[in-house]
Molecule: small-subunit ribosomal RNA
Organism: uncultured prokaryote
RNA sequence: AGAGUUUGAUCCUGGCUCAGAAUGAACGCUGGCGGCGUGCUUUACACAUGCAAGUCGAGCGAGGCGUAUGGGCUUGCCCAUACAGUCGAGCGGCGAACGGGUGAGUAACGCGUGGAUAUCUACCCUGAGGUGGGGGAUAACCCGGGGAAACUCGGGCUAAUACCGCAUGAUACCGCGAGGUCAAAGAGGGCUUCGGCUCUCGCCAUGGGAUGAGUCUGCGUCCGAUUAGCUAGUUGGUGAGGUAAAGGCUCACCAAGGCUACGAUCGGUAGCCGGCCUGAGAGGGUGAUCGGCCACACUGGAACUGAGACACGGUCCAGACUCCUACGGGAGGCAGCAGUGGGGAAUUUUGCGCAAUGGGGGAAACCCUGACGCAGCAACGCCGCGUGGAGGAUGAAGGUUUUCGGAUUGUAAACUCCUGUCAGUGGGGAAAAAGGCUUGCGACCUAAUACGUCGAGGAGCUUGAUUGUACCCGCAGAGGAAGCCCCGGCUAACUCUGUGCCAGCAGCCGCGGUAAUACAGAGGGGGCAAGCGUUAUUCGGAAUUAUUGGGCGUAAAGGGCGCGUAGGCGGCCGAUCAAGUGGUAGGUGAAAUCCCUCGGCUCAACCGAGGAACUGCCUACCAAACUGACUGGCUUGAGUCCGGGAGAGGUGAGUGGAAUUCCCAGUGUAGCGGUGAAAUGCGUAGAUAUUGGGAGGAACACCGUUGGCGAAGGCGACUUGCUGGACAGUGAUUGACGCUGAGACGCGAAAGCGUGGGGAGCAAACAGGAUUAGAUACCCUGGUAGUCCACGCCGUAAACGAUGAAUACUAGUUGUCUCGGGUAUCGACCCCUGAGGCGACGAAGCUAACGCGUUAAGUAUUCCGCCUGGGGAGUACGGCCGCAAGGCUAAAACUCAAAGGAAUUGACGGGGGCCCGCACAAGCGGUGGAGCAUGUGGUUUAAUUCGAUGCAACGCGAAGAACCUUACCUGGGCUUGACAUCCAGUGGAAAGACUCAGAGAGCGGGGUGCCCUUCGGGGAAUUACAAGACAGGUGCUGCAUGGCUGUCGUCAGCUCGUGUCGUGAGAUGUUGGGUUAAGUCCCGCAACGAGCGCAACCCUUGCUCAUAGUUGCCAUCAGUUCGGCUGGGCACUCUAUGGGGACUGCCGGUGACAAACCGGAGGAAGGUGGGGAUGACGUCAAGUCCUCAUGGCCUUUAUGUCCAGGGCUACACACGUGCUACAAUGGCGGUAACAAAGAGUUGCGAUCCCGCGAGGGGGAGCUAAUCUCAUAAAGCCGUUCUCAGUUCGGAUUGCAGUCUGCAACUCGACUGCAUGAAGUUGGAAUCGCUAGUAAUCGCGGAUCAGCAUGCCGCGGUGAAUACGUUCCUGAGCAUUGUACACACCGCCCGUCAAGUCACGGAAGUCGGUUGCACUAGAAGUCGGUGAGCCAACCCGCAAGGGAGGCAGCCGCCUAAAGUGUGAUCGGUAAUUGGGGUGAAGUCGUAACAAGGUAGCUGUAGGAGAACCUGCGGCUGGAUCACCUCCUU
Repeated sequence: AGAGUUUGAUCCUGGCUCAGAAUGAACGCUGGCGGCGUGCUUUACACAUGCAAGUCGAGCGAGGCGUAUGGGCUUGCCCAUACAGUCGAGCGGCGAACGGGUGAGUAACGCGUGGAUAUCUACCCUGAGGUGGGGGAUAACCCGGGGAAACUCGGGCUAAUACCGCAUGAUACCGCGAGGUCAAAGAGGGCUUCGGCUCUCGCCAUGGGAUGAGUCUGCGUCCGAUUAGCUAGUUGGUGAGGUAAAGGCUCACCAAGGCUACGAUCGGUAGCCGGCCUGAGAGGGUGAUCGGCCACACUGGAACUGAGACACGGUCCAGACUCCUACGGGAGGCAGCAGUGGGGAAUUUUGCGCAAUGGGGGAAACCCUGACGCAGCAACGCCGCGUGGAGGAUGAAGGUUUUCGGAUUGUAAACUCCUGUCAGUGGGGAAAAAGGCUUGCGACCUAAUACGUCGAGGAGCUUGAUUGUACCCGCAGAGGAAGCCCCGGCUAACUCUGUGCCAGCAGCCGCGGUAAUACAGAGGGGGCAAGCGUUAUUCGGAAUUAUUGGGCGUAAAGGGCGCGUAGGCGGCCGAUCAAGUGGUAGGUGAAAUCCCUCGGCUCAACCGAGGAACUGCCUACCAAACUGACUGGCUUGAGUCCGGGAGAGGUGAGUGGAAUUCCCAGUGUAGCGGUGAAAUGCGUAGAUAUUGGGAGGAACACCGUUGGCGAAGGCGACUUGCUGGACAGUGAUUGACGCUGAGACGCGAAAGCGUGGGGAGCAAACAGGAUUAGAUACCCUGGUAGUCCACGCCGUAAACGAUGAAUACUAGUUGUCUCGGGUAUCGACCCCUGAGGCGACGAAGCUAACGCGUUAAGUAUUCCGCCUGGGGAGUACGGCCGCAAGGCUAAAACUCAAAGGAAUUGACGGGGGCCCGCACAAGCGGUGGAGCAUGUGGUUUAAUUCGAUGCAACGCGAAGAACCUUACCUGGGCUUGACAUCCAGUGGAAAGACUCAGAGAGCGGGGUGCCCUUCGGGGAAUUACAAGACAGGUGCUGCAUGGCUGUCGUCAGCUCGUGUCGUGAGAUGUUGGGUUAAGUCCCGCAACGAGCGCAACCCUUGCUCAUAGUUGCCAUCAGUUCGGCUGGGCACUCUAUGGGGACUGCCGGUGACAAACCGGAGGAAGGUGGGGAUGACGUCAAGUCCUCAUGGCCUUUAUGUCCAGGGCUACACACGUGCUACAAUGGCGGUAACAAAGAGUUGCGAUCCCGCGAGGGGGAGCUAAUCUCAUAAAGCCGUUCUCAGUUCGGAUUGCAGUCUGCAACUCGACUGCAUGAAGUUGGAAUCGCUAGUAAUCGCGGAUCAGCAUGCCGCGGUGAAUACGUUCCUGAGCAUUGUACACACCGCCCGUCAAGUCACGGAAGUCGGUUGCACUAGAAGUCGGUGAGCCAACCCGCAAGGGAGGCAGCCGCCUAAAGUGUGAUCGGUAAUUGGGGUGAAGUCGUAACAAGGUAGCUGUAGGAGAACCUGCGGCUGGAUCACCUCCUU
């Protein structure tokens, strides 16, 4: 510090996810040791048991025990007295308000921080004083009573440091003062002349301090406005009461205030902080352990005591719960430490000790202390250590893998030599201890050597839970000690096997459908390590809430527009102040933590010391630049005045003409109207058309315009009244009066609503007609609301420049509107120039790009509005507004990993442009109808083997299925095999020929070699049996593959290097202007070159020359049987080798002086002469595993192999490709011409003979320019047939044959005779062909024993037509749109049906919280009363009275409880509504291309559904045309 993920790829926007750190954690697997920490986050749920607050006898009176003494006697008991003794209920004092726990409540002066004071403060310190003298009670105890108990009542006795007067009394309190008022307690020790003195600890009043507490206050302190108003003790005053203390804290009276948009009130949530976690920081999250504060103690209320409480281990009352009970009544409160149950994913021992630290009491010893110190449990966390170290290659065995060679595990192990941490065992053994008691010495106190206090490194005794612990030494032995996660990318780490969209994985992207580095196992590897992973949570990454540090034209995002309140911000020059600001100093910012340095545990964690820091708050002083406040000026911002011109600015009234419709009248006659075509409709009752007259409503052609005006919406005939704003000009004037603007207020298209008018045209709804599969639409005919007016609502739009307002600055060019200035002119133009608008193009700059660019989307400032992934949803609920429709405000659950912007390359378009092709057109001939042949589908079958399936399968693989082929079926056999290689063993030559049974395969029988030899045998080759490696497979996968092939397409394209442009994908080149068959060539050009394709080179054909002359040829010469037959010749033809020839070379024209095109000459041939071979990058997971090869899988007495027979030849039917025809351009018969190219020894086979013929007999010649196949046919000549199912046509069938072959039954071809079917030119549709072509005619070949209408070749005869590119189809180029990229066979919308999930509404119903009104009223404080009761004080001799008090009663307040009525939140609910989601289903096809009616939008109506229609708006619409403008 980043990475993955939207796309075919790119850039951007934007979310999701990951890598890091952390935790009071939990879970899974695993687990050696130690140190230091930490340990109910959930039910503030309920608690058994034990302990957690006592202490003081030096405050007091009894009592028990013990000891001692004495006495009594019953001799082991009783009584009495005493004690430095001890225990201890009670009275009394202090403590119990600390310590410990918890976080329920609390949004608050609760907390934090800084101030303030109207207050109190036990114990402690200190100052200066006092402590005199009396009194009356009461517990304990005794007696009696009640009760189960808890406890309690009555009577009697007694003490005090308990209680109460009196005295004294201040610098205390009250009061201006005079004056008045208020206190106490003793105990212990020493001495004593018994008077007292003295010491210590107490006690009282008081001043001060310290500590602690109370109260007030500035500032800070969560979320919600779908909580906007709250408040009657409320706000203030006066007086009184109350408190330790100010105060409505309380009360009476008076006034009407107080709080709130800087968020009151209400609701939700929450203890706050130091800190902790994270982060570079700013921040964000958090508030366990430790520390500070607060609150609470079963729930609610209340006070008492006290210095302090409204009190965790106190009291009273109410409530719930639990327990005891004799049923009458009582007891209790673990959110103390342990522990139990429960809850929960989850959190420990009913331990030891007061030795230390701290606390309470005490004079002290000491006692108490679950505070605390320790131990136990738990890998819960952090830190440290170990599980060994060194050597060791044959690179062992085993495992895994393999290309079978090896590689790897791996120096790893074994083995050798060492070491000894930890654990184990045996010894030794700290520190934590300071104190305390006794005593000696010295001081102080004192009369005193007592007592007490202080001092010193005086002496002695004594105190450890942890613990025989830490630590140290010895012993033995590598011995006891390694796991977990991961290995597709992110992200370090790869192979095999299994599985086969199954099982499973997954943080995101995504893996798995037979070769899975992604599942599971294994081997290997990577990471961390006594842990490792997972889950949860927080911060980070996330600049993804942006102060630091983001945005808003199109990605989410500018309010529809204005006016203006609060608020925010604000021109120039002075003066003053000092709030902000800056500086200096002081106070505070607790400790701990963090950081730095040093130190202590062997290190570290941990701990200690010092420093720094704590960015904050407060106070004082200084400065005066900036902001601010106040004050004085200024004119440039802003405004006002003046006279001007422009304008569809607004509003009221009036006027006008054109047109539509209607009415009346005339003319006139059969149609009109409407459409793609029609129909509905209108019309003989006279329409349409036309003429005249009239009525009425609405809208204002041309001008008219990137022209004008307005804030926006919007505004368009003319005249006029009223009226707003902007602009230019010159001066004058005010003097910052300004900008923005949350709320508020106003305006606001269309549609819509209300009331009343109006209603011509148009026109939602509606009706009818068409279209269509349907057509609730598009089209047509009608037609109502509405559209219009007045008044009132509504308040929304793609209300758009998708661009808030204002100000300043930053190159230009050009057009236009308005107002000026200059020059010029008689004047209008023209030209130059200033200001204000409205446009176009462009510098810099900006932008993701597109683009914007002085009218900014540039550079800056101010203010407002808005955004934070997509969907759910601008929806639900609530509120406000509205008559309604609805508007404004505005969520969540749930769900996805994307949604999106711009641009790129393609593909596509029922987009446009250019161009080409037998693509269409123009022609010729076919197919589709018939019969047959052949292939396919389907069906059938035991099998009808398999493959090929739009073009590009279907006379295709198959250039030839009777057996074989053959892969299929039935049946019969074989199992190392029909075939290949190797090898251990046994036997023999084998093959061939023959024989027997059998359908055959096969089985059985008989018989025979070569080389060497030591004669036993061995060897080579071969064969039989037989064990094993292995063979075999036309079995599967062409979607694992190679090779080969088809197709687009013989279309003209496809790319690269360098350079340049672009952030990039990419572009350029390759586009443009011409031209071509062609990316062919030329020109231009940020391109310059190059490659694969095109063309050419190759073959063939057309002309010619040279050479050659047999088997070819024959002009001339000779012979002749008249046949180039022979001699001869090679001239010609021909053959087959090599040359020539054609190149737009020449001429003219067009063109740009080019390329090229058009025409012409010459030429056998003219513009690639004709034909062929040749097939770019790629596409179709195209075809082929059955040609071959091949990975993987499957099979192995079978899916292999052999054999016989059958099948591939079936047959209701459908399709493709062909043949033959339907006839006279013909058929039949006769005479009689002219080819080319091939093939041939297992062959072609002549002459001749036989047969009607197929053919047979026979065999010459030929390994071929020699011989044979081999007569070419159409054609020509003449004859016949005469339009008919025929002298057309030949299917089918019968009989008789021929040939091939082991064999023609299933199932061959051919021949002869006989038979003589359909068919009379073929519907929709569709195919081929542009010249030696179509059409037509025959010939040959491959395969092959035989079998050809197929296929591949050959020649003969030999046309017609092409105006042209509108249309169909296919292709190319550039362009345009796109929501497509599996690329239109694409994408995609909504209803419906079934499943599932969350949510909303809902008659109701159940609960929580809470307001108001009222009832009721425990305990208790306060007040009143107090006839009952009462010791202290006063009066009184006493009786009694007084003061004071108590019980009781009454009153105010008040908790629980209750009633009524609201509010609010939540649960649930018959049912209902939409939404999300998944795989498949139904109906259509709304959107994306002009998406086939451009789309979207506000509104209204309609409709199964997407949607349709009306009105207005937008371009985020393609295309064409016109106009205007700009650039070059």